The RNA shown here (small-subunit ribosomal RNA) has 1479 nucleotides and comes from a Bacteroidota bacterium. Its mean pLDDT, the model's own confidence on a scale to 100, is 83.

[in-house]
RNA sequence: AGAGUUUGAUCCUGGCUCAGGACGAACGCUUGCGGCGUGCUUAACACAUGCAAGUCAAGGGGUAGCAAUACCACUGGCGAACGGGUGAGUAACACGUAGAUUAUCUGCCCCUAUCUCCGGGAUAACGUCAAGAAAUUGGCACUAAAAACGGAUGAGGCACAAUGUGUCAAAGGUAACGGAUAGGGAUGAGUCUGCGUCUGAUUAGCUUGUUGGUGAGGUAAUGGCUCACCAAGGCUGCGAUCAGUAGCUGGUUUGAGAGGACGAUCAGCCACACUGGAACUGAGACACGGUCCAGACUCCUACGGGAGGCAGCAGUGAGGAAUUUUGCACAAUGGAGGAAACUCUGAUGCAGCGACGCCGCGUGCGGGAUGAAGGGGCUUUGCCUUGUAAACCGCUGUCGGGUGGGAAAAAAAGUUCCCUCGGGGAACUGGGAUUGUACCACCAAAGGAAGGACCGGCUAACUACGUGCCAGCAGCCGCGGUAAUACGUAGGGUCCAAGCGUUGUCCGGAAUUACUGGGUAUAAAGGGUGCGCAGGCGGGUCUGUGCGUCGAGGGUUAAAUACCCGAGCUUAACUCGGGAAAUGCCCUCGAUACGGCGGGUCUUGAGUACGAGAGAGGAUAGUAGAAUUCCUGGUGUAGCGGUGAAAUGCGUAGAUAUCAGGAGGAAUACCAGUGGCGAAGGCGGCUAUCUGGCUCGUAACUGACGCUUAGGCACGAAAGCGUGGGGAUCAAACAGGAUUAGAUACCCUGGUAGUCCACGCCCUAAACGAUGUAUGCUUGGUGUUAGGAUUUUAAUCUUAGUGCCGUAGAAAAUUUGUUAAGCAUACCACCUGGGGAGUACGAUCGCUAGGUUGAAACUCAAAGGUUUUGACGGGGUCCCGCACAAGCGGUGGAUUAUGUGGUUUAAUUCGAUGCAACGCGAAGAACCUUACCCGGGCUCGAAGUGCAGAUGACUGUCCCUGAAAGGGGGCUUUCCUUCGGGACAUCUGUAUAGGUGCUGCAUGGCUGUCGUCAGCUCGUGCCGUGAGGUGUUGGGUUAAGACCCGCAACGAGCGCAACCCCUACUAUUAGUUGCCACCAGGUUAUGCUGAGCACUCUAAUAGGACUGCCUACGCAAGUAGUGAGGAAGGUGGGGAUGACGUCAAGUCCGCAUGGCCCUUACGCCUAGGGCUACACACGUGCUACAAUGGGUGUUACAAUGGGUUGCUAAGCCGCAAGGUGGAGCCAAUCCUUUAAAAGCAUCCUCAGUUCGGAUUGGAGUCUGAAACUCGACUCUAUGAAGUUGGAAUUGCUAGUAAUCGUGGAUCAGCACGCCACGGUGAAUACGUUCCCGGGCCUUGUACACACCGCCCGUCACACCAUGGGAGUUGGUUUUACCCGAAGGCGCUGCGCUAACCCGCAAGGGAGGCAGGCGACCACGGUAGGGUCAGCGACUGGGGUGAAGUCGUAACAAGGUAGCCGUAGGGGAACCUGCGGCUG
Repeated sequence: AGAGUUUGAUCCUGGCUCAGGACGAACGCUUGCGGCGUGCUUAACACAUGCAAGUCAAGGGGUAGCAAUACCACUGGCGAACGGGUGAGUAACACGUAGAUUAUCUGCCCCUAUCUCCGGGAUAACGUCAAGAAAUUGGCACUAAAAACGGAUGAGGCACAAUGUGUCAAAGGUAACGGAUAGGGAUGAGUCUGCGUCUGAUUAGCUUGUUGGUGAGGUAAUGGCUCACCAAGGCUGCGAUCAGUAGCUGGUUUGAGAGGACGAUCAGCCACACUGGAACUGAGACACGGUCCAGACUCCUACGGGAGGCAGCAGUGAGGAAUUUUGCACAAUGGAGGAAACUCUGAUGCAGCGACGCCGCGUGCGGGAUGAAGGGGCUUUGCCUUGUAAACCGCUGUCGGGUGGGAAAAAAAGUUCCCUCGGGGAACUGGGAUUGUACCACCAAAGGAAGGACCGGCUAACUACGUGCCAGCAGCCGCGGUAAUACGUAGGGUCCAAGCGUUGUCCGGAAUUACUGGGUAUAAAGGGUGCGCAGGCGGGUCUGUGCGUCGAGGGUUAAAUACCCGAGCUUAACUCGGGAAAUGCCCUCGAUACGGCGGGUCUUGAGUACGAGAGAGGAUAGUAGAAUUCCUGGUGUAGCGGUGAAAUGCGUAGAUAUCAGGAGGAAUACCAGUGGCGAAGGCGGCUAUCUGGCUCGUAACUGACGCUUAGGCACGAAAGCGUGGGGAUCAAACAGGAUUAGAUACCCUGGUAGUCCACGCCCUAAACGAUGUAUGCUUGGUGUUAGGAUUUUAAUCUUAGUGCCGUAGAAAAUUUGUUAAGCAUACCACCUGGGGAGUACGAUCGCUAGGUUGAAACUCAAAGGUUUUGACGGGGUCCCGCACAAGCGGUGGAUUAUGUGGUUUAAUUCGAUGCAACGCGAAGAACCUUACCCGGGCUCGAAGUGCAGAUGACUGUCCCUGAAAGGGGGCUUUCCUUCGGGACAUCUGUAUAGGUGCUGCAUGGCUGUCGUCAGCUCGUGCCGUGAGGUGUUGGGUUAAGACCCGCAACGAGCGCAACCCCUACUAUUAGUUGCCACCAGGUUAUGCUGAGCACUCUAAUAGGACUGCCUACGCAAGUAGUGAGGAAGGUGGGGAUGACGUCAAGUCCGCAUGGCCCUUACGCCUAGGGCUACACACGUGCUACAAUGGGUGUUACAAUGGGUUGCUAAGCCGCAAGGUGGAGCCAAUCCUUUAAAAGCAUCCUCAGUUCGGAUUGGAGUCUGAAACUCGACUCUAUGAAGUUGGAAUUGCUAGUAAUCGUGGAUCAGCACGCCACGGUGAAUACGUUCCCGGGCCUUGUACACACCGCCCGUCACACCAUGGGAGUUGGUUUUACCCGAAGGCGCUGCGCUAACCCGCAAGGGAGGCAGGCGACCACGGUAGGGUCAGCGACUGGGGUGAAGUCGUAACAAGGUAGCCGUAGGGGAACCUGCGGCUG
């Protein structure tokens, strides 16, 4: 510090996820030791048991004792308000920080001053009586004090009317020690103030003791703290009130920091102590282990009544994912009491439990390669790996174990002595829970001590097997459908290590809330527009102040923590010492640039004045012409209207058309213009009146008067609403007609609201420049509107607008660019992933429709912007092709052949399935083939190979059985040799064979197709952030990316073309089996023979054609020409040749091959059957339907091929198929081999025929073991359909179509198929609008599996969360009223009453107590609200869910351009009207 993930790819925006750190954690697996920490985060839930606060002794008693004395309770003193726990409440002066207290208190402690005198009366304990189960209590009687009270004194204090007056004390005891008053200190506390301190505005108003005053009361003390009276205030957008949440801080954690989150342990403060209320005592409490009352709960009870409060330490139950021992000791530190000894102390010190965390140590170290054996894993079977790992050799001894020794932590206290009287010092005695612990020494032995997660990418680490979209994994992307590095297991590896992983939470990465440090044209985001209060910001200059600001100093910022430097535990963690720091606040002094505030001044910002100017700016009234419609009349006659085509509609009752007249409403052609005006919405005939703004010029006036603007106010298209008018056109709804599968639409005919006016609402739009307002600055060019200036008739300059193109710059790109989206400033508004949703609830506005504000649950890993390359379009331009057109012939109809589907079957083997399957694999199924079916058989096998053993045969031949295979039996009987054996064959065993079984979606090879279409790419350079582009586009031209020109490209490769073959011409060479012109011979005739190689031909080598020449056009390439020449002319014709790639195209049944499967069978042999079935459908052919023909007769002219298991001549026989025969030929020699159509002659004369030949009967021939299923052919007889073929569809552009025959492969036989050969031999092409296919360019795109794409909504089903909902349950809060415990306060106090006063006494008084009354008030009650939450029949939409239904709304002109607002309608997407936008 980044990475993964949207796309075919790119850049951007943007979310999600990961790597890091942390934790009071929990869970899973595992676990040797030690140190230091830490341990109920949940139920402030309930608690059994024990302990956690006592101590002292002046006093009078009791018990024991002879007594000293000891013990016990009581009175009394101090303490119990500390220490310890918890975080419920609290959003507050609670906390933090800095101050104030002249507005206060403070026990114990310290200092100072003064005093400590006299007196009487009670009471507990104890005693006695009594009540009660108990707790406890009552009556009577006695007694003391350092308990309580009275008096005296008054240094001093307090109050007041101030030379003074009044008032206030005490406790004694004695060895130490105390008490009172006053002043001061220290410590602790109370109160007040500035600033800081969470979220929500879907909480906007709150408040009546409320705000202030006067007086009084109360308090330690200020104060509405309380009360009486008076005034009507106080708080709030800088967030009151209300609601939710929360103890605050030092700090902890993360982060570079700024920040964020948290507030365990430790420390400071606060609050609380079963819940609520209350006071008492006291220096201090409204009191955790005190009291009273009320309530809930638990316990005891004799039922009458009582007792209790672990949020102290242990511990129990419950809750929970989860958190310890009912331990030891007061030895240390600290606390209470005491003079002290000492007592108490679950504070504390220690120990125990838990890997909960941090830190440290160990589980050995060194050597050791035959890389051992064996095992595991893998394997290409060679190996490799586990692996220096082990064995083996040597060494060491930490931890654990054993034995022995053994601390520090301790200072006091006591006794003695010394110095000195505050106390200090020395010696001795004495004292440890932890603990026989730490530590040290010795002993033995490598012995007792390693796991967890991960290994597709991110992210370090790979193989095998199993599984087969199953089981499962997963943080994100995503793995798994038979070869999974992603699941499970194993081997190996990687990372950490007594731990390792998972889960949860926080910060980080996240600049993803942006102060540091983001954005808003199109990604989310500029308010529809203006005016404008508060607020924020604000021109030049002089001056004052010193608030902000800056500097210096002081105080504070507790300790701990963190940082730095040291120190102590063996180290570290941990602990200790010192330092620095502590950004903040307060005080003092100083500075005055900038900002603020006060004062003065200036003119450039802003405004005013004067002079001009343009304009659909606004409002009102009037008026004009054209057009539509309607009405009246005339002319006139059969249609009009409408559409893609029609129909509905109108019209003989006279329409449409046309003329004249009239009525009425609405809108203003031309001018008209990226022209004008307005803030926006918006504004358009003309005239008048009223009125707003703007621009230019002058520089006279004011003198910062300015900019922006939350809330507020006003305006705000269309649609819509209310009332009243108006109503010509157009036109939601509606009706009808069409279209259609349907058509609630598009189209047509009608048509109502509405459209118009007045008044009042509504307040939204793609209200858009998708661009807030204002100001300044920053190269230019070119139009245009309204002015001005200067020169002058054409320009230059300038101000304000309005457009286009473009520099720098900006930007993800598109683009923008002085009219910024550039550079800056000020202010406002808005955004933070997609969906849910602009929805729900609430509030508010509205007459309604609805508007504004505006969530959450849940769900996804994307959604999105821009570009690029493709593909596609019922987008465009150009071009090509038998693509259309022009022609010729067919198919589709019939019969039949053949293939396929389907059906059937025991089987009808398998494959091929749009073009590109279907006379295809199959160049030939009677058996064989054959893979299928039914039977019969074989099991190392029908064929092949290696090894071992045995035999000597095998072959041949014969017999029995059998359908055959097979089974059984008989006869016959090797070769070579170095004598070891070998060859060959059979049998047995073994390893293997075999499979047309599966997967063409695991493959090779081969093939089809686009397509013989003209394309497909690369190197370097250049452009672009990039994907990519350029080149390859453009202008010509071509069959062609073939060529030329131009050009940021220059070149190159695979394709095209050419090179190759055949054919057309010629030459040369060669001349048999070919040829025959010349010569000769011969024949009825024939190259038959000699001779010859001229010609034809054969087959080898060459030549020839290149737009080379001419003319025209053109820059060129090239094109055109009835051009010339030439056998051939513009690629001469034909073939072979098939770029990058596409279709998971075809083939595992040609072959090869991975994996899987079968192995007495899915292998092999064999007989028969099947592949040939047949209601039907389709493809491809043959033959026909006839006279351009058919029959008969006669007569010409080919080429390619093939032939010894062969072609087979002549001759003879048969009507024929064929038979017989056997010459010749291994072929330019012989055979196949008569070519046919054509020609000539004749018959038939338009018919189901002398057309056509299916079908069937009979008789034959040939092949073959064998023609029944199931061959071909012949003869004879029979003579079906069919009279030119619907929709539709196919081939062909010249030696082509059409037509005619011939040959060949396969093959025993079988050809209408296939492949090839020649004969005869046309028609037409104007042309590229259209159909199909293709190519280049361009455009749109939401497609990229690429239109067979994508995708929307209803409905149906399942699940999930959520809104409404009659109501119901609970929490919380509030208003009014009722009740009124305890308590203090006020009043009263007739009852009771020791001290003091009066009095001899009786008695009275003062004071006090009980009691009573009153106001306050907790709990409780009644009634009504607010708010939050749970449940709820039913109901609304939403989300999610491989293969449900209906349509096809959107993306291309998406087939009616889409979208926005609004209104109506409709199963649904949607449709239609009105206005708007271009996205």

Notes: The RNAcentral record of the sequence draws on SILVA.